[in-house]
RNA sequence: GGGCCCAUAGCUCAAAGGUUAGAGCAGCGCUCUCAUAAAGCGUCGGUUGCUGGUUCGACCCCAGCUGGGCCCA
Numbered sequence: 001g002g003g004c005c006c007a008u009a010g011c012u013c014a015a016a017g018g019u020u021a022g023a024g025c026a027g028c029g030c031u032c033u034c035a036u037a038a039a040g041c042g043u044c045g046g047u048u049g050c051u052g053g054u055u056c057g058a059c060c061c062c063a064g065c066u067g068g069g070c071c072c073a
Stems, first nucleotide, its partner, number of pairs: 001072007010025004018056001027043005049065005
């Protein structure tokens, strides 16, 4: 220098262009227990990396940038 993949909640990940972006774990509260753990119930949690574009409508499609990983030279 060239190519490919990834970026969504504190963490690991879903979400076929269309309803209010969800799940598990973690956190918090309650139940249970002599107590703790486990279990159950509830709750909290997001500028979908950034900037533009396409579209009636974008996490999703397109371009650029940033960061990470892999390959080639």